[in-house]
RNA sequence: UAUUUUCUUCAGGGAUAGGUGAAAAUCCUUACCGGCGGUAAAGUCCGCGACCCGAUUAUACAUCGGCUGAGCAGGUGGAAUUCCUGCACCGACGGUACGCAGUGUCCCGCCGCCAUAAGCGGCGCGCCACUACACAGUCCGGAUGAGAGAAGAAAGAC
Numbered sequence: 001u002a003u004u005u006u007c008u009u010c011a012g013g014g015a016u017a018g019g020u021g022a023a024a025a026u027c028c029u030u031a032c033c034g035g036c037g038g039u040a041a042a043g044u045c046c047g048c049g050a051c052c053c054g055a056u057u058a059u060a061c062a063u064c065g066g067c068u069g070a071g072c073a074g075g076u077g078g079a080a081u082u083c084c085u086g087c088a089c090c091g092a093c094g095g096u097a098c099g100c101a102g103u104g105u106c107c108c109g110c111c112g113c114c115a116u117a118a119g120c121g122g123c124g125c126g127c128c129a130c131u132a133c134a135c136a137g138u139c140c141g142g143a144u145g146a147g148a149g150a151a152g153a154a155a156g157a158c
Stems, first nucleotide, its partner, number of pairs: 004155007017029003031138002033091002035048004043089002052066005071087005093141003099133001101131004107126001108124006
């Protein structure tokens, strides 16, 4: 100096403001966020991780396979889909929040029967309850997890 092994630590962020309304992190406008390596500095290029699905195995966080979103234009420069300017776009799984439908009907309102009341019946984008279905990049959960990897320490060999 290079490499190998072992160990330690670290390794994902975000709902502001206004409108409507009885009520909104759910609707509308606005706001906010951006894992790791590579490369002229990247959420959108290339590769990887995570999530999800399947197979194997006694099981699995293990191994193998699958799946895996989204950017253009102009400028500077030797070099930029990475910087600057402008205008765009994207976001796993499960749950839930002012969604939708059905049923019931306490309550409320209206109408009818009735001389009145009581009572009965009917109606309602009403209210409430129950049931089914659906819904979030930012809420809750798996996750005080895992991990691409980053930094450091020690040992052995050459």